[in-house]
RNA sequence: UGAGUCGGUCAGACGGUUGCGGAUAGAAAUAUCUGAGGAAAGUCCGAGCCCCGCAGGGCAGAAUAACGGCUAACGGCCGCCGAGGGUGACCUUAGGGAAAGUGCAACAGAGAUAUACCGCCUCAAAAGUCUUUGGAUUUUUGCGGUAAGGGUGGAAAGGCGAGGUAAGAGCUCACCGGUCUCACGGGAACGGCGAGACCCUGUAAACCCUAUUCGGAGCAACGCUGAAUGUAACUAUACGCUUGCCCGGCGUGUUACGAAAAGCGGCUUGAGCGUACGGAGCAAUCCGGCGUCGAGAUAGAUAACCGUCCACGACAGAACUCGGCUUAUCGACCGACUCAUUCA
RNA sequence: CCGUCCAUGGCGCAGCUGGAUAACGCAGCAGAUUCCGAUUCUGAAGAUCGGGGGUUCGAAUCCCUCUGGGCGGGCCA
Numbered sequence: 001u002g003a004g005u006c007g008g009u010c011a012g013a014c015g016g017u018u019g020c021g022g023a024u025a026g027a028a029a030u031a032u033c034u035g036a037g038g039a040a041a042g043u044c045c046g047a048g049c050c051c052c053g054c055a056g057g058g059c060a061g062a063a064u065a066a067c068g069g070c071u072a073a074c075g076g077c078c079g080c081c082g083a084g085g086g087u088g089a090c091c092u093u094a095g096g097g098a099a100a101g102u103g104c105a106a107c108a109g110a111g112a113u114a115u116a117c118c119g120c121c122u123c124a125a126a127a128g129u130c131u132u133u134g135g136a137u138u139u140u141u142g143c144g145g146u147a148a149g150g151g152u153g154g155a156a157a158g159g160c161g162a163g164g165u166a167a168g169a170g171c172u173c174a175c176c177g178g179u180c181u182c183a184c185g186g187g188a189a190c191g192g193c194g195a196g197a198c199c200c201u202g203u204a205a206a207c208c209c210u211a212u213u214c215g216g217a218g219c220a221a222c223g224c225u226g227a228a229u230g231u232a233a234c235u236a237u238a239c240g241c242u243u244g245c246c247c248g249g250c251g252u253g254u255u256a257c258g259a260a261a262a263g264c265g266g267c268u269u270g271a272g273c274g275u276a277c278g279g280a281g282c283a284a285u286c287c288g289g290c291g292u293c294g295a296g297a298u299a300g301a302u303a304a305c306c307g308u309c310c311a312c313g314a315c316a317g318a319a320c321u322c323g324g325c326u327u328a329u330c331g332a333c334c335g336a337c338u339c340a341u342u343c344a
Numbered sequence: 345c346c347g348u349c350c351a352u353g354g355c356g357c358a359g360c361u362g363g364a365u366a367a368c369g370c371a372g373c374a375g376a377u378u379c380c381g382a383u384u385c386u387g388a389a390g391a392u393c394g395g396g397g398g399u400u401c402g403a404a405u406c407c408c409u410c411u412g413g414g415c416g417g418g419c420c421a
Base pairs, nucleotide, nucleotide: 001340002339003338004337005336006335007334008333009332010331012309013308014307015306016305017304018303020035021034022033023032024031025030037315041326042325044324045323046322047321048320049218051216052215056247057246058245059244061214062213063212064211065210067079068078069077070076081095082093083092084091085090096209097208101207102206103203104202105201117150118149119146120145121144123142124141125140126139127138128137129136130135158176159175161173162172163171177200178198179197180196181195182194184191185190222265223264224263225262230257231256232255233254234253238252239251240250241249242248272292273291274290275289277288278287279286280285310313345417346416347415348414349413350412351411354370355369356368363401373387374386375385376384394410395409396408397407398406
């Protein structure tokens, strides 16, 4: 200099006028302060909070899936192991079980979890050839044996060599790969020096099995006012709750009027935020110090206009609240690292 | 807020217990029939199966994620 990997920050700036939501002060006029986001979004996970007639048993169902840690918790994050990709920085990973059982493997191919199409071999029969009459050999047919060789396929009984055999075959043996068990190392996943065994195709994002977790419901939750021990009608082998079904348990109800999804609370100080601070840790994170309060509407505010400047401004807007994930996003900047080339 | 379902030629739909070149009808196009048109007959074309990623030998189908749309349920004594 070029190409790249990872992580992070900002989200036009400054000033003025007018207007709107909220808080405080004030009798009022009014004054002061404050007023969207990194994703406020999707609602995909996890919680807080809140309510239920305590959530018992069975069946069904859902979620997660190597290991260790962090956390209030998680399916999140960090670290690490295994597998895959990249020259590398680094990235991806739904990563338990196919040796419980079942299913599936189209087309091609003889055969798809079991098979004999070609080939090889024994035996039998028929025909023929040679012959020293002992036999040898060729062809065809038939009964069998055989997975070495051929071809098909994503996949053909783990691979290869030797022995063995009529021919062959883990049939036997050595070596190598895989799985499991024991021993060794490690905190563990796991690793590889060892020993032994072996039921050695793939698929569980097919059924299924194993382990763990799950009571339900969501701010239209829920509480109060309206509200009077309200009124009227219907119902009891009834209606409703307990996620779906059964058992078991529990409650008394349902509809209309008042009455309009009315008003107030819940509602924002909280697992809060920031930190060029100290400490522990590889890290996520934790402890301590210091600083700080940053929307709370309910037809719903956060806007309009003007001036100056620049790199000309993206995605998009709260609705109970947090921690994550995912998705959208004009541009600009910062830090760490890798590869190639050149120079010193 | 919660639950659930759908997306396949221009339109309506099948396939979705994984194994086709994605079937069918209507519309449109070409040809035949007719003096011309309608009807009828014949033929051909038309699909990134909503987008992206993954599992598998193989995906419209299974899984994840995103986009768009539909349906149902829920407040007060």
Molecule: RNase P RNA; transfer RNA
Organism: Acutalibacteraceae bacterium